[in-house]
Molecule: small-subunit ribosomal RNA
Organism: uncultured prokaryote
């Protein structure tokens, strides 16, 4: 997708057709559901009513009615259910030579004559009642006899004769047995009458026969279980006898011992069963309500009676269970008929109408009966059809919802205007179903003696409808009275906002929801169906997911461990017979209905009617002879056998051997010896071990020994006899298909284990000790018990694996290596070459790849085993096996959505291989230990603002918090605001002065009137103040919505891309491989060519040198000063433009003639000369919303904003980072020497001066090669100190000062005077660094009023050490394994615990 007898949710207008207790075959009030017949019979009312009466009464009519009996036919049909039932129950096809059929038709023959009862009725009588017994009386088509018998039935006989496969057939003889009336008419013969006559219809009996219904056999067919595998005593079969309508162990007695079963008997369980429905391409699956056929069964169970037919739904009896009456003695009942009730349930309808019509039962009809049926009510349950309007309409209205604020969509939809009338409403008119039948009238026939009469039969009038005044049709008025359900992430047509925030929820399956949800709930809007949508459920499709059609087993699930071998499957070649199997044709059946098809009837449809096909099926008859099969017959290519030869750890018995462990003996000999990563346990002075020689017992066979042999697998391995299986070569002969495979069954069969009885040197499960370890019931170690060996018997199982079942059979090649042979050749060797074996490799094929490839995993063939998602589990139960172990066989429940192959790209290994880095290693010097500074984490707080958190936070952000900054706390003020736009109104702006207060904030007054344009009214630009509301502000939150910037891995060498080639693909290849390099640097080689973004080069600094410039720079010669101070030069330093230089260019050697590599020369500098700049795809959802920008969400009289004060500076502790020590390569005084780089006007600031000093005073000079800052400092000399908590260290305090600033309380820097604290080289542990580099020594400069031990630049002195790559860390390529892929900080197993 389909479909339903549903069913639940929401809705919900009509009409036709169908369908409606699937569950408790549960229990049932009530009423109905099979009653007729007077033309069988006997009897036989009443009320009413009219008459005679005086009344009691009587008669008549109702009326032979009602009514009940006897008797007849129905009551076995219709109708209802599915409980049993695995069954000749059904189905389908036969048989019945074993049989039966009222009522019907059809022939045939009869229907004579008689009796005896009986109930109704009446009388009596018992019970509560149902009902029952006694006496009396009466008919029949009720009942019994007798006559009659053509058929018939019973018994016999069988000579000939029929039928047939076969007689208990036909045949002949003997016995035997029926019957009922009833109804109507007529007297023809003479006037009437009648019936015993006559006639007609009709019952009734006896044969035949037909139809219809049935019993009964029989082939075949259609469920589950072998964790059901043996059953069965009337059982199987005979005989005799009983019994049936009727065969038959159906029954019985005897006699036999048989019968059924793996082609599943016997038990279990389920289950009505068939036409059909439903899926489905179809084979097939499921199902078995409505409708039709059978079949069962009627409260459960069991019997018969009646009868043509029951073992009988609305009969009978017995039990028994339930209900209900009861006077307690008894009695009564059966809804799985039609309504209905209760109960069960998720559920299933009216105590309706009528026999008109159809169908049935009685009747001679006329009728009656009929809950079958035939309407009708209920329910959207199902199918089917119709309707809810139709046209025109853009100011594209209002609202709605959205929006990028322009708009967009609802949406021609609505309004509005024209129009129609289906449906439902009123009202009128109205069929069709109806025709038998009866009456009355009529028309021909028939029976007859008959014109009576019957019976058949044509017209013609008449009567009969439950549905229902229904269908239909008309008319009337009005768009009025008529639309919903679900979904909208993907599967799957169909989107937005809002709301919510891993919540609330949804969900088929994947999966959504943790603050921007197309997936939750709303709305708008939209898709899809449509008086229905949706959801449950169940069946079938997809699903080739039990494969017949149409799968599969080396690794995904799957070949039994191996083999012998009964059943079965299968089975060489040639001819030759039947026709089982197969084709053909014919013929019979294969109910109707349903399905398909063409009609055809309701206004179409549905849904009904006719035809046709078609039911694929099974049985009959006739043909064919190629396959399979059977019959005979022949072959020899497949098995097998003979003969000779060789190989071989092939099995089994027995006997031998040596080599080496170990024990025991003597002997030499002395302290250790053993064992391990180290050691201990252990052996040893009571003499080991170690040597030697002796002897003893077991158990196993070094080299040869080889992907070499042989066996079926399991498995065999000194040597030798002996017995014994199979395989191979190669003769040539013989059987003649004897063959292959193989459920069950039998054999065999590694270790380890079990018995019993030997052996027992070595090893060694259990155990025991020593280590190791958090622990160590392990891994080592030092000793040891079963066992390990052998007889004998058990187990019966392994990764018993080639994870690859046996047989044959074909299908490219190389190349090894084991037996046997051919050929050549004299022989061996080598070629070549058959055949049987082990093996590598490979084409074709073939696999999901990996792989397999004549020793198949290729291509076919037979034939067995086995598979069906993962766990539960080879487990439980059961059976079998076994001395136990234990082994075989072998599920459920529940649970997960995956488990699972191969193969890809990464990632990761305490995996390999190569290389690299101050990565280790050699080395310097530190950090960690101490006070101090900083920064961070805790803590504290009103606050101690926030960020940053392994490397890659922590002297970070901060290139500098006292105030401000400053975001944080208190505490005071504002609300369109401290600033922006935009409106309005109003004054130009400014500016002074006072008061109050912490300030801000507020109050109060004064001054002042400009600038453009002007029609001279006035605009208008800046700018203040007031007020409106758009909106303004936020260092508020999201760094996990972002943009940018950045960190890092990393200056590591890599990342990629076209096309091509491979590959089913993910990928691969290129980029990998040989050298090589700092380097994917470069070369060679290669299905890969070439490119991209990196690397390296271009670019700045520095080294060397020309050239040029010569002031503020320099000074070699000249002259001149205190002085490059001046003239004077521009040579030289220097400045700064500009060029030169370095390319492996050259030479020697290596190296593949290559790339390059080692050395040399020359050179300032050599092999990227040093140093910066410069960071590739990408990783960390790395930092950063507090630099700036920006979605969203917040606030908006406060999270905005002013403003003080205080905090960011705290302080038990903890960590980083930096300076400063601990001192003699030093401190500390005193002289003295030489730098680069930088700065400076709100400024650096000279000389001079004052102060010990910081530092005043001063103010020359310089916008700086020119003047300042500016003193370099370590170094040099010299003096001291002399090992000390010091002349070392300088915290920490006291006092006293300077400076800066509005202002050093919290909380600044520096000075001097006093103080003079740890500290004496630092534990584990860790961190820089390869040269002008560590280390060491000062200088500057940003930021700044003030503050630097910070952080950036500067330059002086100025090393030691690399042997290497074996380790630690990080990182690149190649490779390998992987159950990782959030990628080892992964995944994941057990135990314990919680919940």
């Nucleotide at each position: 997708g389909a479909a339903c007898g549903a069913a639940c949710g929401c809705u919900g207008g009509c009409g036709g057709c169908a369908u409606g207790c699937u569950u408790u075959a549960c229990a049932c009030a009530u009423g109905c559901a099979a009653g007729u017949c007077g033309a069988a019979c006997g009897a036989g009312a009443a009320a009413g009513u009219a008459c005679c009466c005086u009344u009691c009464g009587g008669u008549g009519u109702g009326a032979g009615u009602a009514u009940a009996g006897u008797g007849g036919c129905g009551c076995a049909c219709g109708g209802g259910u599915g409980a049993g039932u695995a069954a000749c129950a059904c189905g389908u096809a036969g048989g019945u030579g074993a049989c039966c059929u009222a009522c019907c038709g059809a022939u045939u023959a009869g229907u004579g004559g008689g009796g005896g009862a009986u109930a109704a009725c009446c009388c009596g009588a018992a019970g509560a009642a149902a009902u029952u017994c006694g006496g009396g009386c009466u008919a029949a088509u009720a009942c019994c006899g007798c006559a009659u018998a053509a058929g018939c039935a019973a018994g016999a006989c069988a000579a000939a004769u029929u039928u047939g496969a076969a007689a208990g057939u036909a045949g002949u003889c003997u016995u035997g047995g029926a019957a009922a009336g009833a109804a109507u008419g007529c007297c023809u013969c003479u006037g009437c009458a009648u019936a015993u006559g006559c006639a007609u219809u009709u019952g009734c009996u006896g044969a035949u026969u037909g139809a219809u219904g049935g019993g009964c056999c029989u082939g075949c067919g259609g469920g589950a279980c072998a964790u059901u595998a043996g059953u069965u005593u009337g059982a199987u079969g005979g005989u005799g006898g009983g019994g049936u309508a009727a065969c038959g162990g159906c029954c019985u007695a005897c006699c036999u011992u048989g019968a059924c079963u793996u082609c599943g008997a016997u038990g279990u369980c389920u289950a009505g069963c068939g036409g059909a429905u439903c899926u489905g391409a179809g084979a097939g699956g499921a199902u078995g309500a409505u409708c039709c056929g059978c079949c069962a069964c009627a409260c459960u169970g069991g019997a018969a009676c009646u009868g043509a037919g029951a073992c009988a739904c609305g009969g009978u009896c017995c039990a028994g269970a339930c209900u209900c009456c009861u006077a307690c003695g008894g009695g009564a009942g059966g809804c799985a008929g039609c309504a209905g009730u209760g109960g069960g349930g998720a559920a299933u309808a009216u105590u309706g109408c009528g026999c008109a019509a159809u169908g049935g039962g009685g009747g001679a009809a006329a009728c009656c009966c009929u809950g079958a049926c035939g309407c009708a009510g209920c329910a959207a349950c199902g199918c089917c059809g119709c309707g809810u309007g139709a046209g025109u309409g853009a100011g594209g209205a209002a609202g709605g919802c959205u929006u990028u604020c322009g708009g967009g969509u609802u949406g021609u939809a609505a309004a509005a205007c024209u129009c129609u009338g289906u449906c439902a409403a009123u009202g009128u008119u109205g069929a069709a179903a109806a025709a038998c039948g009866g009456u009355g009238u009529u028309u021909g026939g028939u029976c007859u003696a008959a014109u009576a009469g019957g019976c058949c039969u044509u017209g013609c009038a008449u009567u009969u409808g439950a549905u229902g005044g229904u269908a239909a049709a008309c008319a009337u008025a009005a768009a009025g009275g008529a639309a919903g359900c679900a979904c909208c992430g993907g599967c799957u047509a169909a989107c937005u906002u809002c709301g919510u925030g891993c919540c609330a929820g949804c969900a088929g399956c994947c999966g959504c929801g943790g603050u921007a949800a197309u997936a939750c709930g709303a709305a708008g809007g939209g898709u899809g169906c449509a008086a229905g949508c949706g959801u449950u459920g169940u069946u079938c499709g997809g699903a080739u997911u039990u494969a017949u059609u149409g799968g599969g087993c080396g690794u995904a699930a799957a070949g039994c461990g191996c083999g012998c071998g009964c059943a079965g499957g299968c089975g060489g070649a040639u001819g030759u017979u039947c026709a089982a199997g197969u084709c053909a044709g014919a013929u019979g059946u294969g109910a109707a209905a349903u399905c398909u098809c063409g009609g055809g009837g309701c206004u179409c449809a549905a849904c009904c009617c006719c035809g046709a096909a078609a039911c694929u099926g099974c049985g009959u008859c006739u043909g064919a002879a190629a396959c399979u099969g059977u019959u005979c017959a022949u072959c020899u290519a497949g098995a097998a056998u003979c003969u000779c030869a060789g190989a071989g750890g092939g099995g089994g018995u027995u006997g031998g051997g040596g080599a080496a462990u170990u024990u025991c003996g003597c002997a030499u000999g002395u302290a250790g010896g053993g064992g391990u990563a180290a050691a201990a346990u252990c052996c040893g002075u009571a003499g080991a071990g170690a040597u030697g020689c002796g002897a003893a017992g077991g158990a196993a066979c070094a080299c040869c020994a080889g992907u070499g042999g042989c066996g079926a697998a399991g498995g065999c391995g000194c040597c030798a006899a002996c017995c014994u299986g199979g395989a191979u070569g190669a003769g040539u002969a013989u059987u003649g298909a004897c063959g292959c495979u193989g459920a069950g069954g039998c054999g065999c069969g590694a270790a380890a284990g079990c018995g019993u009885g030997g052996g027992g040197a070595g090893c060694a499960a259990a155990c025991a000790g020593g280590a190791u370890u958090a622990g160590a019931u392990a891994c080592c170690c030092u000793g040891g018990u079963a066992g390990u060996c052998c007889a004998c018997g058990c187990c019966g199982u392994a990764a018993a694996c080639g994870a690859u079942g046996u047989g044959c059979a074909c299908u490219a090649g190389a190349u090894a290596u084991g037996g046997c042979g051919a050929a050549u050749u004299u022989g061996a060797u080598c070629u070549u070459u058959g055949c049987c074996g082990u093996g590598u490799c490979g084409u074709a094929g073939c696999u999901a790849a990996c792989g397999c490839a004549a020793u198949a995993a290729g291509u076919g063939c037979a034939c067995c085993g086995c598979c069906u998602g993962g766990g539960g589990a080879g487990u439980a139960c059961g059976g079998u096996c076994g001395c136990a172990a234990g082994a075989c066989u072998a599920a459920a429940a529940c649970u997960c959505a995956a488990a699972g192959g191969a193969a890809u790209u990464g990632a990761c290994g305490g995996g390999g291989g190569c290389c690299c880095g101050c990565a280790c290693a050699a080395g310097c010097g530190g950090u960690g230990g101490a006070g101090c500074a900083u920064g961070u984490g805790g803590u504290u707080u009103a606050a101690u603002u926030c960020g940053a958190u392994g490397c890659a936070a922590c002297g970070c952000g901060c290139a500098g918090a006292a105030c401000c900054u400053u975001a944080c706390c208190u505490a005071g003020g504002c609300u369109u605001a401290a600033a922006c736009u935009c409106c309005u109104g109003u004054g130009a702006a400014u500016c002074c002065u006072c008061c109050c207060c912490a300030a801000a904030a507020g109050g109060a007054g004064g001054a002042g009137u400009g600038c453009c344009c002007u029609u001279c009214g006035g605009g208008g630009a800046a700018u203040g103040c007031a007020g409106u509301g758009a909106g303004a502000g936020g260092c508020g939150c999201u760094g996990c919505a972002u943009g940018g910037c950045u960190g890092u891995c990393g200056u590591c060498a890599g990342c990629u891309c076209g096309u091509g080639u491979c590959g089913u693909g993910a990928g691969a290849u290129g980029u990998u491989g040989g050298g090589u390099u700092a380097a994917g640097u470069c070369u060679c080689g290669c299905a890969a060519c070439g490119a991209g973004c990196g690397c390296a080069a271009c670019c700045c600094c520095u080294a060397u040198c020309c050239u040029u410039u010569g002031u503020u720079g320099c000074c070699a010669g000249c002259a001149u000063u205190a002085a490059g101070u001046u003239g004077g030069g521009c040579a030289c330093u220097c400045u700064g433009a500009g060029g030169a230089g370095a390319c492996u260019g050259c030479c020697u050697g290596g190296g593949u003639u290559a790339a390059c590599c080692a050395g040399g020369a020359g050179g300032a500098a050599g092999g990227u000369g040093g140093g910066g700049a410069u960071g590739a795809c990408g990783u960390c959802a790395a930092g950063u919303c507090c630099u700036c920008a920006u979605g969203g969400c917040c606030c908006u009289u406060a999270u905005g904003u002013c403003u003080a004060g205080g905090g960011c500076u705290a302080c038990a502790c903890a960590c980083g980072u930096a300076a400063u020590a601990c001192a003699a390569u030093g401190g500390u005084c005193a002289g003295u020497a030489c730098a680069g780089a930088g700065g400076g006007a709100c400024g650096c600031g000279a000389a001079c001066u004052c102060g010990c000093g910081a530092g005043g005073g001063g103010g020359a000079g310089c916008a700086a090669a020119u003047c300042u800052c500016a003193a370099a400092a370590a170094g040099c000399c010299g003096a001291u100190c002399u090992c000390a908590g010091u002349c070392c260290g300088g915290a920490u305090u006291g006092a006293a000062g300077u400076c800066u600033g509005c202002a050093a309380c919290u909380c600044g820097a520096c000075u001097u005077c006093a103080u003079g604290a740890a500290g004496u080289u630092g534990g584990a542990a860790u961190c820089g660094c390869u040269a002008g580099u560590a280390a060491u020594c000062g200088u500057g400069g940003a930021u700044c009023a003030g503050c630097a031990c910070g952080c950036c630049a500067c330059g002086g002195u100025g090393a030691a050490u690399a042997c290497g790559u074996u380790c630690c860390c990080g990182g690149g390529c190649c490779u390998u394994g992987u159950a990782c892929a959030c990628a080892c900080c992964g995944c994941c197993c057990g135990u314990c615990a919680a919940g």